The RNA shown here (small-subunit ribosomal RNA) has 1454 nucleotides and comes from an uncultured prokaryote. The prediction has a mean pLDDT of 85.
[in-house]
RNA sequence: GUUUGAUCCUGGCUCAGAACGAACGCUGGCGGCAGGCCUAACACAUGCAAGUCGAGCGCCCUUAUUCGUAAGGGAGCGGCGAACGGGUGAGAAACGCGUGGGAACCUGGCCUUUGGUGCGGGACAACUUCUGGAAACGGGAGCUAAUACCCCAUACGCCCUUCGGGGGAAAGAUUUAUCGCUAUAAGAUGAGCCCGCGGUGGAUUAGAUAGUUGGUGAGGUAAAGGCUCACCAAGUCUACGAUCUAUAGCUGGUCUGAGAGGAUGACCAGCCACACUGGGACUGAGACACGGCCCAGACUCCUACGGGAGGCAGCAGUGGGGAAUCUUAGACAAUGGGGGCAACCCUGAUCUAGCCAUGCCGCGUGAGUGAAGAAGGCCUUAGGGUUGUAAAGCUCUUUCACCGGUGAAGAUAAUGACGGUAGCCGGAGAAGAAGCCCCGGCUAACUCCGUGCCAGCAGCCGCGGUAAUACGGAGGGGGCUAGCGUUGUUCGGAAUUAUUGGGCGUAAAGCGCGCGUAGGCGGCGAACCAAGUCGAGGGUGAAAGCCCGGGGCUCAACCUCGGAACGGCCUUCGAAACUGGUUUGCUAGAGUCCGGGAGAGGAGAGUGGAAUUCCCAGUGUAGAGGUGAAAUUCGUAGAUAUUGGAAAGAACACCAGUGGCGAAGGCGACCACCUGGUCCGGUACUGACGCUGAGGUGCGAAAGCGUGGGGAGCAAACAGGAUUAGAUACCCUGGUAGUCCACGCCGUAAACGAUGAGUGCUAGAUGUCGGGCAGCAUGCUGUUCGGUGUCGGAGCUAACGCAUUAAGCACUCCGCCUGGGAAGUACGGCCGCAAGGUUAAAACUCAAAGGAAUUGACGGGGGCCCGCACAAGCGGUGGAGCAUGUGGUUUAAUUCGAUGCAACGCGCAGAACCUUACCAGCCCUUGACAUACCGAUCGCGGAUCGUGGAGACACUUUCCUUCAGCUAGGCUGGAUCGGAUACAGGUGCUGCAUGGCUGUCGUCAGCUCGUGUCGUGAGAUGUUGGGUUAAGUCCCGCAACGAGCGCAACCCUCGCCUUUAGUUGCCAUCAGUUCGGCUGGGCACUCUGAAGGAACUGCCGGUGACAAGCCGGAGGAAGGUGGGGAUGACGUCAAGUCCUCAUGGCCCUUAUGGGCUGGGCUACACACGUGCUACAAUGGCGGUAACAAUGGGCAGCGACACCGCAAGGUUGAGCAAAUCCCCAAAAACCGUCUCAGUUCGGAUUGUUCUCUGCAACUCGAGAGCAUGAAGUUGGAAUCGCUAGUAAUCGUGGAUCAGCAUGCCACGGUGAAUACGUUCCCGGGCCUUGUACACACCGCCCGUCACACCAUGGGAGUUGGUUCUACCCGAAGCCGGUGCGCUAACCAGUUUACUGGAGGCAGCCGACCACGGUAGGAUUAGCGACUGGGGGUGAAGUCGUAACAAGGUAGCCGU
Repeated sequence: GUUUGAUCCUGGCUCAGAACGAACGCUGGCGGCAGGCCUAACACAUGCAAGUCGAGCGCCCUUAUUCGUAAGGGAGCGGCGAACGGGUGAGAAACGCGUGGGAACCUGGCCUUUGGUGCGGGACAACUUCUGGAAACGGGAGCUAAUACCCCAUACGCCCUUCGGGGGAAAGAUUUAUCGCUAUAAGAUGAGCCCGCGGUGGAUUAGAUAGUUGGUGAGGUAAAGGCUCACCAAGUCUACGAUCUAUAGCUGGUCUGAGAGGAUGACCAGCCACACUGGGACUGAGACACGGCCCAGACUCCUACGGGAGGCAGCAGUGGGGAAUCUUAGACAAUGGGGGCAACCCUGAUCUAGCCAUGCCGCGUGAGUGAAGAAGGCCUUAGGGUUGUAAAGCUCUUUCACCGGUGAAGAUAAUGACGGUAGCCGGAGAAGAAGCCCCGGCUAACUCCGUGCCAGCAGCCGCGGUAAUACGGAGGGGGCUAGCGUUGUUCGGAAUUAUUGGGCGUAAAGCGCGCGUAGGCGGCGAACCAAGUCGAGGGUGAAAGCCCGGGGCUCAACCUCGGAACGGCCUUCGAAACUGGUUUGCUAGAGUCCGGGAGAGGAGAGUGGAAUUCCCAGUGUAGAGGUGAAAUUCGUAGAUAUUGGAAAGAACACCAGUGGCGAAGGCGACCACCUGGUCCGGUACUGACGCUGAGGUGCGAAAGCGUGGGGAGCAAACAGGAUUAGAUACCCUGGUAGUCCACGCCGUAAACGAUGAGUGCUAGAUGUCGGGCAGCAUGCUGUUCGGUGUCGGAGCUAACGCAUUAAGCACUCCGCCUGGGAAGUACGGCCGCAAGGUUAAAACUCAAAGGAAUUGACGGGGGCCCGCACAAGCGGUGGAGCAUGUGGUUUAAUUCGAUGCAACGCGCAGAACCUUACCAGCCCUUGACAUACCGAUCGCGGAUCGUGGAGACACUUUCCUUCAGCUAGGCUGGAUCGGAUACAGGUGCUGCAUGGCUGUCGUCAGCUCGUGUCGUGAGAUGUUGGGUUAAGUCCCGCAACGAGCGCAACCCUCGCCUUUAGUUGCCAUCAGUUCGGCUGGGCACUCUGAAGGAACUGCCGGUGACAAGCCGGAGGAAGGUGGGGAUGACGUCAAGUCCUCAUGGCCCUUAUGGGCUGGGCUACACACGUGCUACAAUGGCGGUAACAAUGGGCAGCGACACCGCAAGGUUGAGCAAAUCCCCAAAAACCGUCUCAGUUCGGAUUGUUCUCUGCAACUCGAGAGCAUGAAGUUGGAAUCGCUAGUAAUCGUGGAUCAGCAUGCCACGGUGAAUACGUUCCCGGGCCUUGUACACACCGCCCGUCACACCAUGGGAGUUGGUUCUACCCGAAGCCGGUGCGCUAACCAGUUUACUGGAGGCAGCCGACCACGGUAGGAUUAGCGACUGGGGGUGAAGUCGUAACAAGGUAGCCGU
């Protein structure tokens, strides 16, 4: 950062930091210091990595020779070394490592001590010779030396001893001084062994063990020891985790972290282990030996096929593996090691150099000045801004690199690989030296273009569907810098495993409940001990590292010196408060006893009445039953109903109560018996006996299972009837398991207070159950103990809420949790007859899943209220014909838009051309129109004849007219024509980029704000409540007080009156009159216009709360808003409109622009909306002729008169209009028709006309005559209207040449009904539920179908590891034997022989590696098939289970 509309919380995911033996991408100047196969303990070519000594010995060779020898070399005997140094981490969970101790040991060389170093002897290599073999390598015979080997002598000390005694050594070299040898003691050093403690995952590994555990004896070892053997005993380890399994070298340290921790064990240092794999010993002071030996195995190489050779996990290097890790370098100069008296030799240890930005550190890539703010780029509102003092230019500098010169320290005398290196001096010249990532938020940094859910990005949230700061490019900006990003890994953030430092009522989390083992914890007083604890001291805690303070490289990294630290372990002395231990005492915890009490506590046995059903009998007759309504069902074979009797089983009405009892599950008629717990009182007894409780064990609703009973009612399954689109359901009629009993299993529930048990402490108020005590007023008050409720304070809590029965404050013990899903699933184990239970994962997948509360919206939730919303009425629509609009279809085109209400007689207040946007065809291209430039002409223009053409257009005749200013110049303005370029033009797209305008909810009564208050917060309050209103209208109350936009009022109009003004209006009075307000006159009246008045619940009565108001009345033209209009709050619908207009962006530019002719918008199987006319008598027709108002009129209205049957025509008075005209009002009234498809109705069609217009064919209106269709009041459904309204009647106007049944307006006649608010629709307020917030047109579940993914099972199959039994048994050690062989010593004969001791080969035996056979266990891979399983996936199918009372409340177990 991310769950939400918003909020708080819980909770996961993700990011910012640091680090690395890293790798990859782009880039790359220098130096210093470090580092460099993490993978295949894979295989290795080649070279080198351990030799040295002539002062131990003989021999050979070469050179020199004064022949005495000298110098050098070689192989061999002999000595020392080769067990160090160097590499690697396979194995090993172990006394292997770390730390601290211990005793039964050895120790070459070194140091120190004390002695000794005498006399002899026999061989074997080399060498000579013979000989085998391809080779490696031998064999026979012979000669020879020694510091090689052997005997004897000697023994201060040494070893053994039965204390008498016995045993054991040596080596010389060389020539004056040493080096050696031997014995002994002690030291130092280095090994070996034992022990305490510490450091790892799994219990889905719970038992393991026969040399096993111990003893005795013996053997063996340097040494203790079952180390080995014989015998004896039966032990030993383990829940504080044995055994098994997986993984792993351990440590100092390293990384991270505030720390505690977590992760890690490269480099450096200590220890261990290993050296192709396995086994074995030899030699030696030391090995079971990396560059030694033997055997077995695999692999590689040589071979003459007989046989041989080899082991880079040493340094380089090669192949291979891999994302990935270097030179087949130099030197022993230094440090160190081996040998040697030494010189010296050896040393891939080491010191150096090389390669690599792998890391850390340092430096540089220039500095100053420089505004015309250059050019270029980018953006732009076109002005400018920005890149940017940046560049150029000018003035300087030279670090690094480069060139030349000089030249170290490292070496206390000599010796320098590094190295002509570091450093120093000089020189030239800004010269040779900058990139990478990012710019939506987190997170520093923004614009343009391209793209158009494409291409792509992405750490999380998420961007991209034509205006992308999120993709790609560019400009600009930010960050770091010789690097920068990415990926991987670790720690951190993460208090997200919580010791420090978390939780469990509802978010994940209290076992269903007891008893109780181990364990943990535990009351008061005293004494002692000193294990824990505390104090003081000692030892140890390697060095390096970290930290602090110094010092050295110019600094730093790095190096170096000193200090501190190393949290630990061991040990000595001391203290005794606390914990612990021992002893002793106490009574407050706990228990016992005595006396009382309440209770559906439990178990078995018995008893009872009401009801239900069945059966029998009586009465009685046609229905009963059941439902929303029905039907299935029962009933004339007599039901239901009713009366009596009998039977059966189950459950116990009233009492009954948030009453009682029990640990929980649970327990309800009555009686007695048996029995558990508990409460109160007494205070006699015990004396901490207590609490909790892993394992263990018992109990444990319902359903279910087994066996046997029982079965009235109810009732899964099942059947039938309904309902329904379906109805395997809800409803109804039946009905079996079951429900009941006995015995045995099961062991789970939303087993809930969703709240583990125990103890103590911390305000109250009020009810109730069981006891006790006190007081009296004898049914009350007070008090106390135990239980059970409600409200509430502090405190707690995310909130809700809890609150002495805590979810408060503390302590003790147990259980449990760690994101959602997969999953309480799979596998394995245990239990079960089964069903199943219990224990309990992972792969994979998502960025959420959740809790509480808030505001809305919604509900087939509730309450209150309103509206022509229903109801009550009147008249319609829906049926017919026609008109008109729309859909659809058709068409070259039927232009486009509007689409539930809120599109559809709408845009259109009027499509024959025009309009016109559409189609076909013909034309134009700076254009029909605007501005600017150049040139030409001064006029332009109008009328008119004719030709071509469909016309646009082109050509032509005649006539009219002849611009303005002026400096007199085409100079200026203006106009036209021609030209070129900028541009014009677009009813082309986007109303989802917009402005403006409009519709709608709705003229509904609402929508908000400031301050205050409450709440962690979203928010609430106000605005809710009680009344009232048309109204959030007003009043009262109130943590609110005020205010704003709305309501109302102010505005217009109608209704009454007054005043004023009377022309074109009017005429009461007067006069005249052609009888017409016509004239004079008048302005009273009507009327017109203007200005005022008038109505406010003001008055009275009632009611209400003394209010607001309501009801009634009076007066009044009008009465409670008097009627009507205008006026439309915050907002909703991405509502409508780019085709009124304006406008961003995109698109077209000889066309999507412009002009013209013709056509189309008028089509027509059909469907819908809105209307007109009707269906008739409240009418038609005929006649008579009465009464309006609003409006309009000059390209106009057009009177009178005449003509025509009529539409209309001729004519043209008057009027720019209170004057003239349109103008006739029509319904009304009178007569007739008499219920018919008519004297209703007028469609359609024929025909003749009229008018408008350039033109009525497609396609106008009207008139006359003729024709005379459908239609007889309209299904489901649906619309309008509450009074001058509906209905009905006509009139006018806009548009308009002409065209209205539409629209807007005007008056005439003029009703009915409203009980009422149950219901439908819409709306307002309050409240409630919610899993909705795109807000119910919401959300959402499961099967099926498809694709992909991981996983379980799986006949089997292929490997690994391991165990048991048996077979085989190399090399080797050990034991035995040893007839063969045999120098030293001994003996005998005696002069080369024999025997003995000892030894060797050989043979036998025990042990044992590899190998083999059989059987098990475990683990991994593959696996046809399979799963009713799981997950994921824009638009599939079927239903609608859940969320609202979700339409049958939901959920849990079975």
RNAcentral holds the sequence, with entries from ENA. Its Rfam family is "Bacterial small subunit ribosomal RNA".